Model confidence (mean pLDDT): 81 of 100. The part of an RNA shown here (small-subunit ribosomal RNA, 5' domain) has 603 nucleotides and comes from an uncultured delta proteobacterium. Rfam family: Bacterial small subunit ribosomal RNA. Gene Ontology terms of the family: ribosome and structural constituent of ribosome. The RNAcentral record of the full RNA draws on ENA.
Context: one part of a larger RNA
RNA sequence: GAACGAACGCUGGCGGCGUGCCUAACACAUGCAAGUCGGACGCGAAAGCUCGGGCAACCGGGCGAGUAGAGUGGCGAACGGGUGAGUAACACGUGGGUAACCUACCCUCAAGUGGGGAAUAACUCCUCGAAAGGGGAGCUAAUACCGCAUAAGACCACGACAUCUACGGGGGUUGGGGUCAAAGGCGGCCUCAUCGAGCAGAGCGCUUAGGUCCAUGCUCUCCGCUUGGAAGGAUGGACUUGAGCGCUUUGUCUAGUGAAGCUGCCGUUUGAGGAGGGGCCCGCGGCCCAUCAGCUAGUUGGUAGGGUAAUGGCCUACCAAGGCGACGACGGGUAGCUGGUUUGAGAGGACGACCAGCCACACGGGAAUUGAGAUACGGUCCCGACUCCUACGGGAGGCAGCAGUGGGGAAUCUUGGGCAAUGGGCGAAAGCCUGACCCAGCGACGCCGCGUGGGGGAUGAAGGCCUUCGGGUUGUAAACCCCUGUUAGGUGGGACGAACAUUCCCUGGCGAAUAGCGAGGGAAUCUGACGGUACCACCAGAGAAAGCCCCGGCUAACUCCGUGCCAGCAGCCGCGGUAAUACGGAGGGGGUCAGUGUUGUUC
Numbered sequence: 001g002a003a004c005g006a007a008c009g010c011u012g013g014c015g016g017c018g019u020g021c022c023u024a025a026c027a028c029a030u031g032c033a034a035g036u037c038g039g040a041c042g043c044g045a046a047a048g049c050u051c052g053g054g055c056a057a058c059c060g061g062g063c064g065a066g067u068a069g070a071g072u073g074g075c076g077a078a079c080g081g082g083u084g085a086g087u088a089a090c091a092c093g094u095g096g097g098u099a100a101c102c103u104a105c106c107c108u109c110a111a112g113u114g115g116g117g118a119a120u121a122a123c124u125c126c127u128c129g130a131a132a133g134g135g136g137a138g139c140u141a142a143u144a145c146c147g148c149a150u151a152a153g154a155c156c157a158c159g160a161c162a163u164c165u166a167c168g169g170g171g172g173u174u175g176g177g178g179u180c181a182a183a184g185g186c187g188g189c190c191u192c193a194u195c196g197a198g199c200a201g202a203g204c205g206c207u208u209a210g211g212u213c214c215a216u217g218c219u220c221u222c223c224g225c226u227u228g229g230a231a232g233g234a235u236g237g238a239c240u241u242g243a244g245c246g247c248u249u250u251g252u253c254u255a256g257u258g259a260a261g262c263u264g265c266c267g268u269u270u271g272a273g274g275a276g277g278g279g280c281c282c283g284c285g286g287c288c289c290a291u292c293a294g295c296u297a298g299u300u301g302g303u304a305g306g307g308u309a310a311u312g313g314c315c316u317a318c319c320a321a322g323g324c325g326a327c328g329a330c331g332g333g334u335a336g337c338u339g340g341u342u343u344g345a346g347a348g349g350a351c352g353a354c355c356a357g358c359c360a361c362a363c364g365g366g367a368a369u370u371g372a373g374a375u376a377c378g379g380u381c382c383c384g385a386c387u388c389c390u391a392c393g394g395g396a397g398g399c400a401g402c403a404g405u406g407g408g409g410a411a412u413c414u415u416g417g418g419c420a421a422u423g424g425g426c427g428a429a430a431g432c433c434u435g436a437c438c439c440a441g442c443g444a445c446g447c448c449g450c451g452u453g454g455g456g457g458a459u460g461a462a463g464g465c466c467u468u469c470g471g472g473u474u475g476u477a478a479a480c481c482c483c484u485g486u487u488a489g490g491u492g493g494g495a496c497g498a499a500c501a502u503u504c505c506c507u508g509g510c511g512a513a514u515a516g517c518g519a520g521g522g523a524a525u526c527u528g529a530c531g532g533u534a535c536c537a538c539c540a541g542a543g544a545a546a547g548c549c550c551c552g553g554c555u556a557a558c559u560c561c562g563u564g565c566c567a568g569c570a571g572c573c574g575c576g577g578u579a580a581u582a583c584g585g586a587g588g589g590g591g592u593c594a595g596u597g598u599u600g601u602u603c
Stems, first nucleotide, its partner, number of pairs: 001603004006599005013450006019443002021408001026406003030403003035075003040072002043069001048063006082361003092285007101278003106274007114148001116146002123138006153180004158175004163170002184266006191259004196254001198252019219231001221230003287333003294324003299321008336358004340351004363384005386397004414440001416439003422436001423434004453483004463474004487544001489539005497530001501525007509517002547592005552573003558587005568575002
C1' cells in the first nucleotide's frame, strides 16, 4: 500500500447493487417450510334454507352435496433448502476403465392388454386404555392382491454354425426344451335397448255444447166439431260435429341410463435403443510433526461358496505365508475438497464467506424396512443423554429448513408480503402445494453514484490568533448582490417485468367423420407480491444535510499559551527535569470525506 463475512471510538444526508452467527454441530416456546390426484376405488356428513305432518316436543322429504371429511390406491416425499461436526480418504480435482453394473419419470421403435378368483381398510357393532394408541366380530370396492391362458421378445441350461480375442473370455446367427406379462379410466360418433318430458296422428272411455232422427208421456199456444195434426219445451235412445280430460298405441324430437361397434386421449405389460442420472475400479495431484521407525492376523494371496445391480477378504470355510515401509509405512496433530478469492510485476504466499460443482452430516451411537433410487433432516426400530405430559400403569419430542427465543460472544437481521415471475411436485385440465424463489424490512457491513450549493464580491469589515506593534493571517472566506434547483418536502400522472391460461376462428394431422383429440397461426377476455414503487411533469425555497484523524523524523502539514521526567504521548527512533513545532488547549495548516481513525488477520 492492498484486501476483509469484520469489530470498536467519534460522526452520519440520499439512492442503487451486494452482503450479514467466523463463537456453542449449545438448548429451543410458537407459526409456517411436501404434498397432490374424485378422469384409479368404496363410503359419505353437518350447519343453514325449504316443504309436509303435529297443539307442542318432535318426525319425515328436498336443496345444501355426491360437497366437506377420513380411508384404500398411484406418483412425489431420495429433489429443493441447511450446516461443516466428522473425514488426510479414490473424500475431492483431473484423466481413464466397466468384456464387472443399475436407472422411476422423459424420447424413439416393436409387440400385447384374454379370462377368472380370494381378501381388506374405510363403515357398523362390541371392547381395553388417563392419554398416546389398540384388540375382536361382521360387510364392501379398485389401476390394491393372487392363480390360469397367450409369448413376438427376454432370461436359464443344452446342441450346431461362423466370428473377435489381451486366450481369461466376449458379442452374433440358429434348433428344440424350461421359466416369465398386463389395468383400466375419461371423451366423441354411430346402432340398439330402456325410461321421462314435449309435439303430431289414431283408437277407446267420460264430461260438455250444437245439429238430425226415433220413442214416450205432457199442454200456457195455433188449426180442426172430435179422433187428430202442427209447434214448443221435458225425458230416454241412436247418429254426427266441435272442445276438454284420462287411458292405450304409433311416429318424430330431445334429456338421462345401459350395451355392442368405430375412434381419440391418458394410463398399463414385455422387449430393444437413447437421453439424463448414478454405483464400482484405476493413473496422477494437493497439509504439518521423525521429539511418531517399524506396522499388519481377514492381515497378503489362492480355492470353493455366500452376498450384491455389479468387481472384490465385502463375508465364511479351507490352504499357503505373505503384504506395507526413509520415494516416509504406522502413529499423532490439523483440515470438508474444488472452480476460485486475495496479495504480488511475476514466481510464489495465504485463504476456501457469498455464488457454482462434489462429499459428509441431520440430538449422540447403531440398524434395517419401503422403494427405480435412502441406510432416508421435517420416516421406522433399538440403546443413550436431555426436555415435556401423566390418572404413575405409560407416553411425546428433535430448527445444522424460514422467521424467532435464551445462551455464548468484540460481533452478525423481520416471529414481513406473494406464488405475479423463474423453477419444482401432483393432476387430462382447471388448479392445489411450494419460508425454493421473487420481493419488501433492519445494519455506512462493503462497493459504486449523488448532494450539503454556483457566480460576483476588498474598506481585504468585525471577531479570533500571531506580532519586530509597522503589520501579518483566518480571507473571497463572511456580509451583500445575482442565480440554480440535484437530493430531501409537497401536488398530479404512472410503468417494464405478462409469457402463460381460457374461449372462438383458420390451416394441416389421427380418424368413416363437419365429432373428439393433440400441433401451428390469428382474435377476444383474464392474471402483478413488489407498488401508487421506479420514472415523468409541476410547486416553493439556499432553505433541511460535515465530520474524523494528523502536523519531531520516517511522513504532507507551525506558532502561541499551559505543564515542568509531573500530567501525559508513543508504530519505530524516541519526547517531557522552566521558552516542548513530540504532553494538554487554542489559532493556523495537512490528509481524507459520509465517512474517518484504531484494533485484528492475510499478502